[in-house]
RNA sequence: UUUCAUAUUGGGCAAAGUCAUUGAAAAAUGGCGACGCAAAGCUAGAGGGGCUAAAGAUGCCGGCGUCGAUACCGCCGUUUCCAUGCCAGCCAGUUGCAAAC
Numbered sequence: 001u002u003u004c005a006u007a008u009u010g011g012g013c014a015a016a017g018u019c020a021u022u023g024a025a026a027a028a029u030g031g032c033g034a035c036g037c038a039a040a041g042c043u044a045g046a047g048g049g050g051c052u053a054a055a056g057a058u059g060c061c062g063g064c065g066u067c068g069a070u071a072c073c074g075c076c077g078u079u080u081c082c083a084u085g086c087c088a089g090c091c092a093g094u095u096g097c098a099a100a101c
Stems, first nucleotide, its partner, number of pairs: 012037002017032006035089001041094003047091002049087003056081002059078001061077005
């Protein structure tokens, strides 16, 4: 100096829930709150995985524009796809604190 294991002190973080704010949502931030965490620190601009689907694309049907009726076209509702939106407290990457052996 590095690595592994174990125990301990002082501290640290804060799940669910709930309130407020932001957001289309996922989710985030703050308060309360502790299930847990030795990296529950950081990285989601480039590894895997997961969540959401606003915009866009798309299919059926319905409504409207719309007329005597039908078709086409457009808009709205609806189905599916999709990240450019998110999650590191899923894995991963990366950095790292005090004491003893």
Molecule: c-di-GMP-I riboswitch aptamer